[in-house]
RNA sequence: AACGUGGCUGUCUAGGGUUCCGUUGACCUGCCAAGGUCAAGCUGGUCCGAGAGACGGCGUAUGGCGCUUAGGUCCGGUGCGGACCGCCAUAUUACACGGAAGGACAAAAGCCUGGGAGAC
Numbered sequence: 001a002a003c004g005u006g007g008c009u010g011u012c013u014a015g016g017g018u019u020c021c022g023u024u025g026a027c028c029u030g031c032c033a034a035g036g037u038c039a040a041g042c043u044g045g046u047c048c049g050a051g052a053g054a055c056g057g058c059g060u061a062u063g064g065c066g067c068u069u070a071g072g073u074c075c076g077g078u079g080c081g082g083a084c085c086g087c088c089a090u091a092u093u094a095c096a097c098g099g100a101a102g103g104a105c106a107a108a109a110g111c112c113u114g115g116g117a118g119a120c
Stems, first nucleotide, its partner, number of pairs: 007058006015048002020045002022042001023040007059092007071085006095115001097118001101113003
C1' cells in the first nucleotide's frame, strides 16, 4: 500500500413514533345515560425495533463415540480402514467511531440503504 472474513432466524430489550385501542383537553348533540368532531405522544396496550444489546434455535468448524448386548447408507477392500448421516462435547471469539441524504409502513427510530461514504 492492497485485498478480505466477521452466517441465518425467533422471542425480547434499549430505543421509536401515532394507524387502532386507551387517556387527557376543547367544542357539539342529548333531560340523563351516552355519542360525535377536533387536538395532544401522553405513564400506557397494539405496532416498528438493533452489525457494533440479551437469550434461544438452526447452521458452521474442531474433536470424540461408532468391535460386542447399541443404528443407517456408501467406498476401498478385506475380516480391516475410511466417508456421510446420527449422537456427544467445545467453539462460533476479539474489534466495532460514524454523518448528511434517501426509503417503507399511519409515522418515527439505534429499522433499511449500512460493519455503506468517511474517520481511526

The RNA shown here (Guanidine-I riboswitch aptamer) has 120 nucleotides and comes from Cohnella nanjingensis. The coordinates come from a structure-prediction model, not an experiment, and the mean pLDDT is 75. The organism belongs to Cohnella, within Bacteria. Rfam family: Guanidine-I riboswitch aptamer. From the family's description: This family represents a conserved RNA structure found upstream of the ykkC and yxkD genes in Bacillus subtilis and related genes in other bacteria. The function of this family is unclear although it has been suggested that it may function to switch on efflux pumps and detoxification systems in response to harmful environmental molecules.